Large-subunit ribosomal RNA, domain V from a Thermoguttaceae bacterium, 586 nucleotides, folded computationally.
[in-house]
Context: one part of a larger RNA
RNA sequence: CCCGCAGUAAGACGGAAAGACCCCGUGAACCUUUACUGUAGGCUGAAAUUGGUCUGAGACCUGUUUUGUGUAGGAUAGGCGGGAGGCGAUGAACCCGGAGCGUCAGCUUCGGCGGAGCCAACCUUGAAAUACCGCCCUGAACAUGUUUUAGCUCUAACGACGAUUCCCUUGAAUCAGGGCGUCGGACAUUUUCAGUCGGGCAGUUUGACUGGGGCGGUCUCCUCCCAAAGAGUAACGGAGGAGUCCAAAGGUCGCCUCAGCCUGUUUGGCAAUCAGGCAUAGAGCGUAAUGGUAGAAGGCGGCUUGACUGCGAGACCUAUAAGUCGAGCAGAAACGAAAGUUGGGCAUAGUGAUCCGGUGGUUCCGUAUGGCAGGGCCAUCGCUCAUCAGAUAAAAGGUACUCCGGGGAUAACAGGCUUAUCGCUCCCGAGCGUCCACAGCGGCGGAGCGGUUUGGCACCUCGAUGUCGGCUCAUCGCAUCCUGGGGGUGGAGGAGCUCCCAAGGGUUUGGCUGUUCGCCAAUUAAAGCGGUACGGGAGCUGGGUUCAGACCGUCGUGAGACAGGUCGGUCCCUAUCUGCUGCGGG
Repeated sequence: CCCGCAGUAAGACGGAAAGACCCCGUGAACCUUUACUGUAGGCUGAAAUUGGUCUGAGACCUGUUUUGUGUAGGAUAGGCGGGAGGCGAUGAACCCGGAGCGUCAGCUUCGGCGGAGCCAACCUUGAAAUACCGCCCUGAACAUGUUUUAGCUCUAACGACGAUUCCCUUGAAUCAGGGCGUCGGACAUUUUCAGUCGGGCAGUUUGACUGGGGCGGUCUCCUCCCAAAGAGUAACGGAGGAGUCCAAAGGUCGCCUCAGCCUGUUUGGCAAUCAGGCAUAGAGCGUAAUGGUAGAAGGCGGCUUGACUGCGAGACCUAUAAGUCGAGCAGAAACGAAAGUUGGGCAUAGUGAUCCGGUGGUUCCGUAUGGCAGGGCCAUCGCUCAUCAGAUAAAAGGUACUCCGGGGAUAACAGGCUUAUCGCUCCCGAGCGUCCACAGCGGCGGAGCGGUUUGGCACCUCGAUGUCGGCUCAUCGCAUCCUGGGGGUGGAGGAGCUCCCAAGGGUUUGGCUGUUCGCCAAUUAAAGCGGUACGGGAGCUGGGUUCAGACCGUCGUGAGACAGGUCGGUCCCUAUCUGCUGCGGG
């Protein structure tokens, strides 16, 4: 050096399983509910199945009998018409009693008594006799009929029940049908329609951005910075505003000039009003900011409605759709003597496509034709469609019981980069140290090193890199815990403090806790700090964390949830290669 055998498991980001955690998908499934929309079913009603008698109440028609008070007036005059007579021995007036109405004056009616009268044009009144007759109005009573409703009841629909053997249907039958009997009974049952309840059940929805996701915030428009002297330009960059207001705060014509300061007068002052002066703008311009602006866009007054209709050369901006400016022409106006100006506001925010529907107009279409219905066109209205280029008219949650497709495009472990934070060192030297900055400390600051903390980033790995602690086995660094050698000392000695050199060796056992850590106990020369995938699970464990069960507290209507607690809970791999150990052969 080559080969072999027996071992060991450090590596082959070893094998196994298209990661179960996390995120994504306009994926799925179950579950929940005061998500949305439905629906089984329940309840209620109407109609049918569904028939009879009676009673009460209501409505209507017809008939009879009645009812009716403004004032004046014999007095309780409903309206109109006819009408001079009408009623009475088939019992008038008067009187007694009862009932009804009532505006308390009386009216109507019944019974008794009684035995011959009682009313009418009269005076008043808009209207004349309930003297008499007819028609009608208001309210009331009664009767027939129709109908509604409530109730009692009937039996024939319909329903239920017959067994210690009810009868029949050829024959076993507790089934079915019929008979017979009993009970219920037009109810119930059933059908259709409507209203209501309806996670019992069903189908679905439950946004995006995001230095992972969630929570929070945001989503459209305007102004400034970022923005790098044309335009444009991102971020969960830094600051603010808008979702309007005004019939004058619009148009035109004419006139005027501010804020502030100084001086003076003034009960009056720093500041009220007044006078003089200085004052390019520091004022004002409805509203944020920017730009603009007194040779007005600011302030005041007169007259007014151009805050017009039909257009529009040509441009800006721009993926589209939108957005913006606009001379000029025609019509009809306002102001101005005129030239002229005016198609809202000093400018830039004050907003919403399409569909669907409403309203007004219209010379258009209008199903053989004439009209309609309906539509078109013009004008206009209805959206915090604010997730603001707007998925539907209409929508929330849970999943640790979970599933699928994907992602290292994206989190948790480990590694990497960084080093804010952390650990250590150094510089400066304010001050402490009786005196004395530096024996020992060292304010405020500054420069580094390390890569053990907490982070930031999201670069390999999601077709899998097993995660805390313990056991066992280690190996390295030195910023040294002990042992060794030294300097300084605010080192008398001893014991210390501090610094330098030094990694050879060593660095305990227990109690509590899953603990690392920590506290405690007893020792020790000492009981070091770190790296090694917070060393090491194809070496062990499995107490913790982190599946499925369950309990408590809290939260939630609930399904369920909780770096809250608690009990329980499957740890696979026969070693191919490399490495290492032992033995052997050539």